[in-house]
Context: one part of a larger RNA
RNA sequence: CUGGGCUUAAAGCGUGUGUAGGCGGAAAUGUAAGCGUUGCGUGAAAGCCCCCGGCUUAACCGGGGAAUUGCGCAACGAACUGCUUUUCUUGAGGCAAGUAGGGGUGCAUGGAACUCUUGGUGGAGCGGUGGAAUGCGUAGAUAUCAAGAGGAACGCCAGUGGAGAAAUCGGUGCACUGGGCUUGUUCUGACGCUGAGACACGAAAGCGUGGGGAGCGAACGGGAUUAGAUACCCCGGUAGUCCACGCCGUAAACGAUGCCUACUAGGUUGUGGUGGUUCUGACACCAGCACAGCCGAAGCAAAAGUGUUAAGUAGGCCGCCUGGGGAGUACGGUCGCAAGGCUAAAACUC
Numbered sequence: 001c002u003g004g005g006c007u008u009a010a011a012g013c014g015u016g017u018g019u020a021g022g023c024g025g026a027a028a029u030g031u032a033a034g035c036g037u038u039g040c041g042u043g044a045a046a047g048c049c050c051c052c053g054g055c056u057u058a059a060c061c062g063g064g065g066a067a068u069u070g071c072g073c074a075a076c077g078a079a080c081u082g083c084u085u086u087u088c089u090u091g092a093g094g095c096a097a098g099u100a101g102g103g104g105u106g107c108a109u110g111g112a113a114c115u116c117u118u119g120g121u122g123g124a125g126c127g128g129u130g131g132a133a134u135g136c137g138u139a140g141a142u143a144u145c146a147a148g149a150g151g152a153a154c155g156c157c158a159g160u161g162g163a164g165a166a167a168u169c170g171g172u173g174c175a176c177u178g179g180g181c182u183u184g185u186u187c188u189g190a191c192g193c194u195g196a197g198a199c200a201c202g203a204a205a206g207c208g209u210g211g212g213g214a215g216c217g218a219a220c221g222g223g224a225u226u227a228g229a230u231a232c233c234c235c236g237g238u239a240g241u242c243c244a245c246g247c248c249g250u251a252a253a254c255g256a257u258g259c260c261u262a263c264u265a266g267g268u269u270g271u272g273g274u275g276g277u278u279c280u281g282a283c284a285c286c287a288g289c290a291c292a293g294c295c296g297a298a299g300c301a302a303a304a305g306u307g308u309u310a311a312g313u314a315g316g317c318c319g320c321c322u323g324g325g326g327a328g329u330a331c332g333g334u335c336g337c338a339a340g341g342c343u344a345a346a347a348c349u350c
Base pairs, nucleotide, nucleotide: 004321005320006319007304008303012318014201015200016199017198021194022193023192025088026087027086028085030083031082033081034080035077036076037075038074039073040072041071042070049065050064051063052062053061054060091191092188093187094186095184096183097182098181099180103177104176105175106174107173108172109171110154114150115149116148117147118146119145120144121143125136126135162169163168206247207246208245209244210243211242215241216240220236221235222234223233258317259316260315261314262313263312266295267294268293269292270291271290272289274287275286276285277284299306300305323350324349325348332343333342334341335340
C1' cells in the first nucleotide's frame, strides 16, 4: 500500500454555505497525455533461479541461460479516461401560473391567569402538610366586588399534523423577507455531486454593558423529617429566567444512523398539489408527484431490529475508529473578558 469497519460493541463533525481537490449525463470530430502492441537502447559485476562442468562429495568455484516486472526513444492502434471542437436534453437551474405552512425579522395590539396598589363589603382566621411548624392576619389578612399598574407566557383549535439546514418555530393584525411543492406544447444547455481548509448559524447554562423584574427560582435563611439530613416536603428568597447589543460555541446538539445518485415485493394512514373517468357536479373510483408515519417480501444483521425515509444492491466525495484505565487529561499551540473551548500525548497499569 491492499485488506476491515462506524444505529446499540471503538467510530458520522451539532448544522449549513462553499474554496482547492476528488468524481461526473448522451452523440459525434480531432488529438494521442494516460493506455496497448512491436522494435531498438539501457537496466555493471557478483548474488537469487535453471542447465552444464571442476575440486573423491558438499560447502565452494567456473561457464551458459533466464530474470532484472524499470527508464528512454521510435513506429503503429484509438475502445476506455483526459484534452479540443460541435451538438443534444433526460441531470441541474431559470421563467410563467397556482398553492400549503407555529420558516425569519420588525412594529402594533388582545383576552384569561397571576402579583402588587387604592377603595368598598366583611370580621378571625388564612396558608401549608403524610401530620405539623416556620410564615401571613384585629395596624383588618384569607374571601369577595370595583378601579389601576406591571411583567411573562399564549388555553381550546392541536394532530401519530405543519415549517426549517440544524438549533428551533404556536394569541391576533400589518409591513418586509427566505425556502418548498404542483403544473407547463416555456428557456439555458451538464451550468452537476461531494467538500480538506475557510466562513456562517448554533438549545440551556454562563459572561460584559444598559434596561426590566409578575410568576418561578440555583445560592442563601428559616420550619419540618431523620441517628444525622449540607436532601427529598413546607415558608421565604438573590442571581437568573425577559429585552437590546456584544461574547461564549458546548448538549443523550439523537434517527445515538454524513451528503448525493440509481436500482430492488407489497399493504395501509396522514399532509399539500395535479390529471383522468361521468353531459355538469358534491361524492366516489383510477393514475401520478412531493413530504410525513405504521406494518411487512427478499435481502441484510451478533441479535434487537432494519426493510423504496434501508441498516438491501451499487457508485462518488467527505469525516471518523483501532483493547480498558491513565484521559478528552498534561504539555505546547490557538480562540475567549472569564468560565472554559478546539487540537492532543506519554510514563505507568490491567
Molecule: small-subunit ribosomal RNA, central domain
Organism: metagenome